[in-house]
RNA sequence: AUUUUCGAGGAUGGGUGAAAUCCCCUACCGGCGGUAAUAGUCCGCAACCCUGCCUGGCGCAGGCUGAUCUGGUGAGACUCCAGGACCGACAGUUAAAGUCUGGAUGGGAGAAGAU
Numbered sequence: 001a002u003u004u005u006c007g008a009g010g011a012u013g014g015g016u017g018a019a020a021u022c023c024c025c026u027a028c029c030g031g032c033g034g035u036a037a038u039a040g041u042c043c044g045c046a047a048c049c050c051u052g053c054c055u056g057g058c059g060c061a062g063g064c065u066g067a068u069c070u071g072g073u074g075a076g077a078c079u080c081c082a083g084g085a086c087c088g089a090c091a092g093u094u095a096a097a098g099u100c101u102g103g104a105u106g107g108g109a110g111a112a113g114a115u
Stems, first nucleotide, its partner, number of pairs: 001115006013025003027099002029088002031045004040086002049063005054057001068084005090102003
């Protein structure tokens, strides 16, 4: 450099109601790389969305982009252990969604292999 494969999880039980897996109580989930040591909350990246450009695409550039404390161990931890918190794109819906449905049999940070 070319190429192949892989590459996101989760609504349990109950309440109200004409109607809710959307509200309330409860339950459950956690992409990729980095790091003195294992991370949803540190640093960075991707997805979604917006803008501009062009060769109009599976493109390039820019923008936007959530949330953590206390104690303990240790040489070292916002990463481990104990405890308590918090966060979650867009569109749709008989009623407001991290968990349902959809764009998506898509894209993708990247991971592994082959040449």

A computed fold for a 115-nucleotide RNA from a marine sediment metagenome, annotated as FMN riboswitch aptamer (RFN element). Rfam family: FMN riboswitch aptamer (RFN element). Rfam 15.1 lists 6,230 matches to the family in 5,120 species. The RNAcentral record of the sequence draws on MGnify. The model forms 100% of the base pairs in the Rfam consensus.